[in-house]
Molecule: Glycine riboswitch aptamer
Organism: Clostridium thermosuccinogenes
RNA sequence: ACGUACCUCUGGAGAGACCAAUGAUGGCGCCGAAGGGGCAAGGCCGAAAAGGCUGAAAUCUCUCAGGCAAAAGGACAGAGUAUAUCAA
Repeated sequence: ACGUACCUCUGGAGAGACCAAUGAUGGCGCCGAAGGGGCAAGGCCGAAAAGGCUGAAAUCUCUCAGGCAAAAGGACAGAGUAUAUCAA
């Protein structure tokens, strides 16, 4: 210098403290930044500019899950610790 770690610390958004039940559930309305699903180039098949298969990601998209006072969680960012590699 750089990668890794379900490590540590700090920062960290959005959306009803809704209604019902008297429970941990249901109803309606919402959010996207745990997680999860989907896809763009290209390639292949095909007579074919038809169509199909394959195929690369996300803060895009879906809202399954999760969430909608606080708390907790939280993508991501910074610092640290440990460790691997490289350079001096």